Transfer RNA from a bacterium, 72 nucleotides, folded computationally. Its Rfam family is "tRNA". Rfam's curators write: Transfer RNA (tRNA) molecules are approximately 80 nucleotides in length. The coordinates come from a structure-prediction model, not an experiment, and the mean pLDDT is 80.
[in-house]
Parts: sequence; structure tokens; C1' cells
RNA sequence: GCCCCCGUAGUCUAAUGGAUAGAAUGAGGGUUUCCUAAACCCUAGAUAUAGGUUCGAUUCCUAUCGGGGGCA
Repeated sequence: GCCCCCGUAGUCUAAUGGAUAGAAUGAGGGUUUCCUAAACCCUAGAUAUAGGUUCGAUUCCUAUCGGGGGCA
């Protein structure tokens, strides 16, 4: 330099045109307990960025950024 794959809560991930963006784990609070742990309940937290297509985009297209792999 060229080609391919990936980017969603703090972490690991689901959803692949019609969402309330779901779960696990972690965090905070509560119940229980003499205390802790465990258990149960509640709360907050995410679509890399910018354009485009579409009535509607996490999903499709383009560019950029970041990560990984292959060839030279």
C1' cells in the first nucleotide's frame, strides 16, 4: 500500500428495517441478619463519528476514526 472482519451499558453480549435497544455480570439503594455473605426487590447506565437512502436505520450505502487478521 491492497483486501477481509469487527465497533452496542464499566465488562461480556442479543436484537440485522417497524425499539420501551433485551440479558448476564458489575455499580448504587432497600428487605432480611447481631454483623458479613448469600437470597429477593428496586434504580441508573449503551448503538464509534459524520453524511446519505427510507414513511421509519442498531440494521442498508459512503467517508472518517479505532481494533484485529491476510497478502505484498